[in-house]
This is a predicted structure of an 88-nucleotide RNA (Glycine riboswitch aptamer).
């Protein structure tokens, strides 16, 4: 310089599946039972990269954690700032 990355903050969009069913307390929560759901985040792995292992790792699998009217949250995504890094 502000092309490109990576954070982090602002904004805008953003799925899915129980207002379940028993107790107890009393607004919002506790405990237990049965059913689901996958996009916080956690394990695990395929293909890629490696000569092999070994690392790495998905939007795939689990479903441990969250979640399952609404609000929240919320993974990616799009704008805009900063702050580093590398390119140039």
């Nucleotide at each position: 310089u502000u092309c490109c990355g990576u954070u982090u903050c602002g904004u805008g969009g953003g799925a899915g599946a129980g207002g379940g069913c028993g107790g107890g307390g009393u607004u919002u929560c506790c405990c237990g039972c049965c059913g689901c759901c996958g996009a916080a985040g956690g394990c695990g792995u395929a293909a890629c990269c490696c000569a092999c292992c070994c690392g790495a790792a998905a939007a795939c699998g689990c479903u441990c954690a969250g979640g399952c009217a609404g609000a929240a949250g919320g993974a990616c995504c799009g704008c805009g700032a900063a702050a580093c890094c590398g390119g140039c």
The model forms 90% of the base pairs in the Rfam consensus.